Source information
This is a predicted structure of a 167-nucleotide RNA (Lysine riboswitch aptamer) from a Clostridiales bacterium. Of the family's consensus pairs, 95% are formed in the model. Taxonomically the source falls in Eubacteriales (Bacteria, Bacillati, Bacillota, Clostridia). Model confidence (mean pLDDT): 79 of 100.
[in-house]
């Protein structure tokens, strides 16, 4: 000089991830309690297990009273750029199994962002998440004379040092 190296720092994509104080809306005049009435045997869970009920359940009307949590908008602030989000395993609470959450592993998956189909949650047509399509952008390698085109995935990709080998 060249070559290799999830070595190390330091960055790049943009409507770019995640957390969020604190505000609104909505859930909701709904759950839920009290009295009065009709009214007669089951409720309560996703399954059991327990627990309430003829001293009157479910359920219905009437009367006065009346939430909450998860989800959503904005985002003081703050953490980064596999940021992150699933998918799978393990463990924790929970009566018990399931779902759900929470936590930790995992070279299984996905570069990033709109819309979109079909699916689960959910009070939602709102949102979230997975899948399918289709677009709009970085980024690398190849091809083109260029406009452009094709193809990979972030342990990638630029920059700088560093370590190795070689010359």
């Nucleotide at each position: 000089g060249c070559c290799u190296u999830g070595u190390g720092u330091a960055g790049a994509g943009g409507u770019g991830c995640c957390c969020a104080a604190a505000u609104c809306a909505a859930u909701a005049g709904u759950a839920c309690a009290a009295u009065a009435g009709c009214g007669g045997a089951g409720c309560u869970u996703g399954g059991c297990a327990g627990g309430c009920u003829a001293u009157g359940a479910u359920g219905c009307u009437a009367u006065g009273g009346g939430a909450a949590a998860g989800g959503g908008a904005u985002g003081c602030g703050g953490g980064c750029c596999g940021a992150a989000g699933g998918g799978a395993a393990u463990a924790g609470g929970u009566g018990c199994c399931a779902a759900a959450c929470u936590a930790u592993u995992u070279a299984c998956c996905u570069g990033g962002c709109u819309g979109u189909u079909u699916g689960c949650a959910u009070a939602a047509u709102a949102u979230g998440c997975a899948c399918u399509c289709a677009g709009c952008u970085g980024u690398c390698a190849c091809c083109a004379a260029a406009a452009g085109g094709u193809g990979g995935a972030g342990a990638g990709c630029u920059a700088c040092a560093a370590a190795g080998g070689u010359u």